The part of an RNA shown here (small-subunit ribosomal RNA, central domain) has 350 nucleotides and comes from a Candidatus Parcubacteria bacterium. Model confidence (mean pLDDT): 89 of 100. Lineage of the source: Bacteria > Bacteria candidate phyla > Candidatus Parcubacteria. Rfam family: Bacterial small subunit ribosomal RNA.

Context: one part of a larger RNA
């Protein structure tokens, strides 16, 4: 290298969307490219195999036969692939009705909390902790009443529940909007699947510009602890955490399971729709399609455990892996304002 593998042992790209390409439904006829079957010709000799032979045997040599592959013609087979033409609906998409959502995106509303300001009540504490101080209070705090301003989050509802391709999405109201179940089989007729390159999209932190800034809060600074204490505790506190618009592009970005499709015991809960039955009617049963959980037949694993949401059983594609360390590094290149990303080695060690 064949090969074996990728849920934890080294391995699924964070995610879609898609260009090459790879693969691709039933069904008739053609056509005879692949494909196959027979002939011919070529495939130099020497190698090689196989028979008999000749050096005493063997290497070694001679005579003769021969395979595989390959190239050209020649004639046939047409079953699969391919093309070409025609038909079809089970693939997929469209229509019609119906449904459910924290699915995006803006704008606008509202309460509760907190903080401030001022005003009223009030008076010597508060506050923090194991304990305490550092802090804050007679210039009147804590507590309380009221008004008024400010930013962020939206208790309960809440649920192994819901949308979402992932990242992720949670008060209400409107507007604009992707997206998906299910029902009917009404229309198109293979229009699919998968995806090297590429293009978007990606939590938090960072970064640039302008705004904002209650609360928390890296840093930073006091008080404690402590043998120290550049920490855990405490009292301040500034990037930052929000917004606008441009970047970054990682991540236990996890289900640590790539997408897409076909098959293979079930019982239980939930969410969504449907039909049946039942009914005044909602329930309840009974069936059945989509989602998400639990437990478990066969089978799978090295166990652990996975099992119709597969890690069973097959099929298409893409994507990685190949002993640890050095290393996700240098070196080069590509991207970035930066920080840093990406792609990725080797001496040399074990």
């Nucleotide at each position: 290298c064949u090969g074996g593998g990728c849920g934890u042992a080294a391995a699924g790209g964070g995610c879609g969307c898609g260009u090459a390409g790879g693969a691709g439904g039933c069904u008739u006829g053609g056509u005879g490219c692949g494909u196959c079957u027979u002939c011919u010709g070529u495939a130099a000799a020497a190698u090689c195999u196989c028979a008999c032979c000749g050096c005493u045997c063997a290497a070694c040599g001679g005579u003769g036969a021969g395979c595989c592959c390959g190239c050209a013609g020649a004639a046939g087979a047409u079953a699969c692939g391919a093309c070409c033409a025609g038909g079809c609906u089970a693939g997929a998409g469209g229509g019609u009705g119906c449904c459910a959502g924290a699915g995006g995106c803006a704008a606008g509303u509202g309460g509760a909390a907190c903080g401030c300001a001022c005003g009223g009540u009030g008076u010597a504490g508060g506050g923090g902790u194991g304990a305490a101080a550092u802090c804050c209070g007679u210039u009147g705090a804590u507590a309380u009443c009221g008004u008024g301003c400010g930013g962020a989050a939206c208790a309960c509802c809440a649920g192994a529940g819901g949308c979402g391709a992932a990242g992720g999405c949670g008060a209400c109201u409107u507007g604009c909007u992707g997206g998906g179940g299910c029902a009917c089989u009404u229309c198109u007729g293979a229009c699919u699947c998968u995806g090297a390159g590429g293009c978007g999209c990606g939590a938090a932190a960072g970064c640039g510009u302008g705004g904002g800034g209650a609360g928390c809060a890296a840093a930073a600074a006091g008080g404690a602890u402590u043998a120290g204490a550049u920490a855990c505790c405490c009292u301040u506190g500034u990037a930052g955490u929000c917004c606008a618009c441009g970047c970054c592009c990682u991540a236990a970005a996890c289900g640590a399971u790539g997408u897409u499709c076909a098959c293979u015991a079930g019982c239980u809960g939930u969410c969504g729709g449907g039909a049946g039955u039942a009914u005044c009617g909602a329930c309840c049963c009974u069936c059945u399609c989509g989602g998400u959980g639990g437990c478990g037949a066969a089978g799978c694993u090295a166990a652990c455990g996975c099992g119709u949401u597969a890690a069973g059983u097959g099929a298409a594609c893409c994507g990685c892996c190949u002993g640890g360390g050095a290393a996700g590094u240098a070196c080069g290149g590509c991207c970035g304002c930066a920080a840093g990303g990406c792609u990725a080695a080797a001496a040399c060690u074990c």